c-di-GMP-I-UAU riboswitch aptamer from a Deltaproteobacteria bacterium, 80 nucleotides, folded computationally. It matches the Rfam family "c-di-GMP-I-UAU riboswitch aptamer". Gene Ontology term of the family: cyclic-di-GMP binding. Clan: c-di-GMP_I riboswitch clan. Its mean pLDDT, the model's own confidence on a scale to 100, is 84. It was read from a public genome assembly, where an Rfam model found it. Taxonomically the source falls in Myxococcia (Bacteria, Pseudomonadati, Myxococcota).
[in-house]
RNA sequence: GAAUAAAAAGCCAAACCAGGGGCAACCCUGGGACGGAAAGCCACGGGUCCGCUUAUGGGCGGACAGCCGGGUUACCUGGA
Numbered sequence: 001g002a003a004u005a006a007a008a009a010g011c012c013a014a015a016c017c018a019g020g021g022g023c024a025a026c027c028c029u030g031g032g033a034c035g036g037a038a039a040g041c042c043a044c045g046g047g048u049c050c051g052c053u054u055a056u057g058g059g060c061g062g063a064c065a066g067c068c069g070g071g072u073u074a075c076c077u078g079g080a
Stems, first nucleotide, its partner, number of pairs: 011036002016031006034066001040072003044069003047064007
């Protein structure tokens, strides 16, 4: 530096519900656990979704990191 079975101690939190923000996608707080070994972070590439517009070409703006790729950072325990 990389990989990692069973354990042990911890961590995160889907759907859904309540309150709040937003035209919306979606986000925040609390509850709640479907799952997760980076389900920590980043919108760079692809993808999906939303808004506006358009000449059924397309353009502009936004969202999603728990869709994939990539980048980056990283604690504890046990054995090898």